[in-house]
Context: one part of a larger RNA
RNA sequence: GAGUAACGAUAAGGGGAGUGAAAAACUUCCCCGCCGAAAGACCAAGGUUUCCUGUCCCAUGUUAAUCAGGGCAGGGUAAGUCGGCCCCUAAGGCGAGGCGGAAACGCGUAGUCGAUGGGAAACAGAUUAAUAUUUCUGUACUUCUAUAUAUUGCGAAGGAGGGACGGAGUAGGCUAGGUGAGCACGGCGUUGGUAGUCCGUGUGAAAGUAUGUAGGCUGAAGACUUAGGUAAAUCCGGGUCUUCUUAAGGCUGAGAUACGAGACGAGAUUCUACGGAAUUGAAGUCAUUGAUGCCAUGCUUCCAGGAAAAGCUUCUAAGCUUCAGAUAUAUAGGAACCGUACCCCAAACCGACACAGGUGGUUAGGUAGAGAAUACUAAGGCGCUU
Numbered sequence: 001g002a003g004u005a006a007c008g009a010u011a012a013g014g015g016g017a018g019u020g021a022a023a024a025a026c027u028u029c030c031c032c033g034c035c036g037a038a039a040g041a042c043c044a045a046g047g048u049u050u051c052c053u054g055u056c057c058c059a060u061g062u063u064a065a066u067c068a069g070g071g072c073a074g075g076g077u078a079a080g081u082c083g084g085c086c087c088c089u090a091a092g093g094c095g096a097g098g099c100g101g102a103a104a105c106g107c108g109u110a111g112u113c114g115a116u117g118g119g120a121a122a123c124a125g126a127u128u129a130a131u132a133u134u135u136c137u138g139u140a141c142u143u144c145u146a147u148a149u150a151u152u153g154c155g156a157a158g159g160a161g162g163g164a165c166g167g168a169g170u171a172g173g174c175u176a177g178g179u180g181a182g183c184a185c186g187g188c189g190u191u192g193g194u195a196g197u198c199c200g201u202g203u204g205a206a207a208g209u210a211u212g213u214a215g216g217c218u219g220a221a222g223a224c225u226u227a228g229g230u231a232a233a234u235c236c237g238g239g240u241c242u243u244c245u246u247a248a249g250g251c252u253g254a255g256a257u258a259c260g261a262g263a264c265g266a267g268a269u270u271c272u273a274c275g276g277a278a279u280u281g282a283a284g285u286c287a288u289u290g291a292u293g294c295c296a297u298g299c300u301u302c303c304a305g306g307a308a309a310a311g312c313u314u315c316u317a318a319g320c321u322u323c324a325g326a327u328a329u330a331u332a333g334g335a336a337c338c339g340u341a342c343c344c345c346a347a348a349c350c351g352a353c354a355c356a357g358g359u360g361g362u363u364a365g366g367u368a369g370a371g372a373a374u375a376c377u378a379a380g381g382c383g384c385u386u
Stems, first nucleotide, its partner, number of pairs: 013031006032383004040363004046343002050341001051075006060068002080141002082339003086119003092113003098107003122139005142335011153320002158315004166302005172295003177289005182203006188196001208259003215252004219244008228236002264284001267280005303306001349358002365377004
C1' cells in the first nucleotide's frame, strides 16, 4: 500500500421469549422465503467415531458464538432368515506332473482360486438419547443332527434333465399408488357472508398357510423294443403298439378370497421436571382411475443367434443289501464367525479448504401437462457462518 480488496452462488429475512459476562448468527414460538425426479428418504463405494449425552471456548469455524462435523469425558452398533463367510463357476490368476529355455524364467494339463453372476429360509407392530427385517410382542419359515415308528433298493467325482439367459415390438389381466363419495370425530368465525351443496383430521394392515383364478406352455399314460448318451441303466434320445381324449389332464402362474388380525388408529381424559408419560379409543366401507411395477426369463418377430458350473430331479456302476442308506411322520436339539453407529450428489467420499467441481444404484405424492420437461406445492429438508 491499507484498516483498502475480500469474507466462496442474489433461496431472505422479521418479531416475541429464553439462556448468557456478552446474542444479527445458539434454543424455542409466530410470520416470511427456498428446494420438492430434490437442496427429501434409503443403500453400494469411500471415510472411520464424524453418531448420542454432559461439559468447555485457548486454538479450528473466513466475523461473534452461550453453538459445532472443534476440545474433554462418558455412552452407543445385539441376526439361523439382511450382507459376507459357505457351495458353484466367468473373464482372469496360480499351477503337481509335463513342454520349452544356458539360466532367470515362460507356457500349460489335472487341479485350485477368482463375483460384478447362480445357490435354503421373516414379516407386521412396539421400543432407545443413540440399534433394529438384529431387541421386545405376535405370527411364520428354512436347513442340519439324533432318537422313535412305519415303509423300502440304496448307492457317483459318471449318464440324462434342469438351472439357462439376445435385440426390437407387444394385446391383455392385475396390483401399488392416486382421486371422489360415504362414514367417524372435531370446528362455527373480532372484516360483507359462513349450521352448510361448509371447514379440518382420520379412514391403514405384512410375511406365512389354504385355495389355484386371468393367462402361458404341453397331448397324456402304459407296454414292448433299441447300432446313440466313452461302461451300465428301469433315466434321456430313436422306433412300434394300446388306452384316454381335442379339451380334458399335467406343469407353471400374477392377482383375488379366507385365516393371520388380539394390534394400529384421529381424538379425549389424567399427570407433568413442559421434554413427555399413563389410561382410553370412533370410523376403519364403496366407486373410479391406474402404472415405467407384477403375470413375464411370457408371447410375436428378427439376425448379428445371444455365459458357465453347482445346488435340484432322475438313472444306474463299483459296492452294500438283518447293517448302512432312502422316504414319510413325530419328538428333542443345533444354526458358529465377521459386518451392522453415522455421512453417503456431501461441511463427514475424491478435489491442499466446512472448495459454486466430480461421484454408481433404489424411491417417485398433488394441481396443470404427452411427460421423470416446466411452474406451483405435500411429506420432509433448508434460508447456503459476516
Molecule: large-subunit ribosomal RNA, domain III
Organism: Colwellia ponticola